[in-house]
Context: one part of a larger RNA
C1' cells in the first nucleotide's frame, strides 16, 4: 500500500422493520439431480445453473443409439483424363430407405470453324474436404456479475533514503468524487450528470384510408354520402422546468425546507447507456481460432429407435381448495401488434371442436367477442351446483405418418385438496395485487413459458438497533 475483524464512527440500499399477495403441503405442466436403458446427445451448478442455451425433439431438427451403406466422399478449389449423346426429366429390379443395377426420352451457347472458349457433367488417382472429436486453464467475439455501486486514475509541484503519500483528506451538502468552503497543492481524464428515445401539457403545419361541430341527402340502423378541419387522432417541427419567482434557515456558500403559478417542481416518470477492475466466472456447441487427435472413419447418407423411459429428491410456474365465490342470462369500455402457400367478413352446416364456401384486405381503408367491472336470477357452507387430476366411449384439426409421441371438442367419470411445519420469495404507485389481449418460433403444438399492450387498482415506511449487501474515514494484525 492492500486485505482482513464475532474493532469503532458516518452514510446508502425493498436490507431489516410497516404492509399486501405468495412458495415451502395437494393436482398438473416445465426444468434438473439421480437412477434405469442399446441411447436415454451435449453444455449451464451458491448468490450470478435449475419454464436456462431451446422465439416450437412426433420425422426433419439431431448433435445420441442399433442396423443397412458410401469412401475425394453431402459441400470448396486445383491438377490428370474423358464426354457434350450437355445439364436435367421419366420407367423398371432389388430394398425398410439410403445405395446398388438397367433402360428411354432430351441432343448447350459463342466462334477467327482449330476440341479455340465458356459452361456443365463423368472417371481415375492426388493434393486436399470433413469432424457439434479435446482444451473457455492457449484464445478473440460476446455476455454474466459486483453494481447505476461512486468511484478508479494520470500530469507536474511538493513532501519521503524507499515502497509510496499529497491531490482524492477535512467541515457542510447531494441520488453522485454533485457542489460549496478550507487546505501544498494546481489542473486533467475514465466514470456520475446532461446531450438520445418513449410518455405526461400547448401551439404551428399537414388533413388521407383517420374525425364529424356546424350545413345539407338518405337509411329500418351505421361518417352510409356531399362537404367540412372545429374537436379526436396520426406526425413532423417548436414551446416548456431553470431551485427562474416569493419566504425561512445556513457561512448569507453550495444547498434545505415551505409557498406562488403551472399540465408537469426541484434528477417530472419510464427506458437506452454499466468507469479501472473482480470472479483462469461463462461460452471451442452460433461463428471465428492456436495446438492436439480421427481420416475405409471420431467423416457422410438411411431407417427404426432415443432425447419424452420413473421407487425416489429439489427448483420456476399454472389451476384450486371457494360465498369479495361459483353457475345462468343481459349489457358496457381497450392497447400493443400480426395478415398472401396468409387473415378471411355476411350467410349456411354441425350441441362442440370445426366444415362449405370466399366479401374484403399487401392494410389508420379488410379481417378477429375483450375479460374482470356492471345489472337481474339461482346456489346456502356441504367434499358441496367448490375443485378439477384420471380413466372410458365418439370425434375435429395438422401433417408422407399422430403406436411409442401432437393439440383440440363433446359425453360419462369426478382423484387429492378445506389455505400448508421448519423455512423462504416479490413488491415503495398506476406500483403490487387482479382481468383479459396480442407477437415471435411455428405444418400443427407439449405456451400454464419469453416478450409486449391495455382495464380495474390497494396498503404500509415509526424508525435504522438488529439480519443481508454495499461506501467512506479511522484503528489493530504473527497476512500479501
Nucleotide at each position: 500500500u492492500g486485505a482482513c475483524g464475532g474493532g469503532g464512527a458516518c452514510c446508502c440500499g425493498c436490507a431489516c422493520a410497516a404492509g399486501c399477495g405468495g412458495u415451502g403441503g395437494a393436482g398438473u405442466a416445465u426444468g434438473u439431480g439421480g437412477c434405469u436403458u442399446a441411447a436415454u446427445u451435449c453444455g449451464a451448478u451458491g448468490c450470478a445453473a435449475c419454464g436456462c442455451g431451446a422465439a416450437g425433439a412426433a420425422c426433419c431438427u439431431u448433435a445420441c443409439c442399433u442396423a443397412g451403406g458410401c469412401u475425394u466422399g453431402a459441400c470448396a478449389u486445383g491438377c490428370u483424363u474423358g464426354u457434350c449423346g450437355u445439364a436435367c426429366u421419366c420407367u423398371c429390379c432389388c430394398g425398410a430407405a439410403a445405395a446398388g443395377g438397367a433402360g428411354a426420352g432430351g441432343u448447350c451457347a459463342c466462334u477467327u470453324c482449330g476440341g479455340g472458349u465458356g459452361g456443365a457433367c463423368a472417371a481415375u488417382g492426388c493434393a486436399c474436404a470433413g469432424g457439434u472429436g479435446c482444451u473457455g486453464c492457449a484464445u478473440g467475439g460476446c455476455c454474466g456479475u459486483c453494481g447505476u455501486c461512486a468511484g478508479c486514475u494520470c500530469g507536474u509541484g511538493u513532501c519521503g533514503u524507499g515502497a509510496g503519500a499529497u491531490g482524492u483528506u477535512u467541515g457542510g451538502u447531494u441520488a453522485a468524487g454533485u457542489c460549496c468552503a478550507g487546505c501544498a497543492a494546481c489542473g486533467a481524464g475514465c466514470g456520475c450528470a446532461a446531450c438520445c428515445c418513449c410518455u405526461g401539457u400547448g401551439a404551428a403545419u399537414a388533413g388521407u384510408u383517420g374525425c364529424c361541430a356546424g350545413c345539407g341527402c338518405g337509411u329500418a340502423a351505421u361518417g352510409g354520402c356531399g362537404g367540412g378541419g372545429a374537436c379526436u387522432c396520426u406526425a413532423u417541427u417548436c414551446a416548456g422546468a431553470c431551485u427562474g419567482c416569493c419566504c425561512a434557515g445556513a457561512u448569507c456558500a453550495a444547498c434545505u425546507g415551505g409557498g406562488a403559478g403551472g399540465a408537469a417542481g426541484g434528477u417530472g416518470g419510464g427506458g437506452a447507456c454499466g468507469a479501472c477492475g473482480u470472479c483462469a466466472g461463462g461460452u471451442c456447441a452460433g461463428u471465428a481460432u492456436g495446438g492436439c487427435c480421427c481420416u475405409u472413419a471420431c467423416g457422410c447418407c438411411u431407417a427404426g429407435g432415443g432425447c419424452u423411459g420413473c421407487a425416489c429428491a429439489c427448483g420456476u410456474a399454472c389451476u384450486a381448495c371457494a360465498a369479495u365465490g361459483c353457475c345462468c342470462a343481459g349489457c358496457a369500455c381497450a392497447a400493443u401488434g400480426a395478415g398472401a402457400a396468409c387473415c378471411g367478413a355476411u350467410a349456411c352446416c354441425g350441441c362442440g371442436a370445426g366444415g362449405u364456401g370466399g366479401a374484403g384486405g399487401a392494410a389508420a381503408u379488410c379481417u378477429g367477442u375483450a375479460a374482470a367491472a356492471c345489472u337481474g336470477g339461482g346456489c346456502c357452507c356441504a367434499g358441496u351446483u367448490c375443485g378439477g387430476a384420471u380413466u372410458g366411449g365418439a370425434g375435429g384439426c395438422u401433417g408422407c405418418a399422430a403406436c411409442u409421441c401432437g393439440c383440440c371438442u363433446c359425453c360419462a367419470u369426478g382423484a387429492a385438496g378445506u389455505c400448508g411445519g421448519a423455512a423462504u420469495c416479490g413488491c415503495u404507485a398506476g406500483u403490487a395485487a387482479u382481468g383479459c389481449c396480442g407477437u415471435a418460433u411455428c405444418a400443427g403444438c407439449u405456451a400454464c413459458g419469453a416478450c409486449g399492450g391495455c382495464g380495474u387498482g390497494a396498503a404500509u415506511a415509526c424508525g435504522u438497533u438488529c439480519c443481508c449487501g454495499g461506501g467512506u474515514c479511522u484503528u489493530g494484525u504473527a497476512c500479501a
Small-subunit ribosomal RNA, 3' major domain from an uncultured Verrucomicrobiales bacterium, 480 nucleotides, folded computationally. Rfam family: Bacterial small subunit ribosomal RNA.